Transfer RNA from a Clostridiales bacterium, 72 nucleotides, folded computationally. It matches the Rfam family "tRNA". Rfam's curators write: Transfer RNA (tRNA) molecules are approximately 80 nucleotides in length. Rfam classes the family as a transfer RNA. Lineage of the source: Bacteria > Bacillati > Bacillota > Clostridia > Eubacteriales.
[in-house]
């Protein structure tokens, strides 16, 4: 140079048109003498960026920008 894939909370990933969701982490309150350990609840995300389709885009197409593999 070319080809595929991958990009969602702090971290690991769902989830494939109709208001975004787990686990771990976080913080607060139970229980405990006191700590792990467990219970409850709370915050946290314009979904890598710009543009198209669409009544409606995280989701589908194009651009681009990052990563990772592979072939020259």
């Nucleotide at each position: 140079g070319c080809c595929a894939c991958u990009g969602u909370g702090g971290c690991u990933c769902a989830g494939g048109g109709g208001u975004a969701g787990a686990g771990c982490a976080a913080u607060u309150c139970g229980c405990u003498c006191g700590u792990a350990a467990u219970g409850a609840a709370u915050a946290g995300g314009u979904c890598g960026a710009g543009g198209g389709u669409u009544c409606g885009a995280u989701u589908c197409c194009c651009u681009c920008c990052a990563g990772u593999g592979g072939c020259u």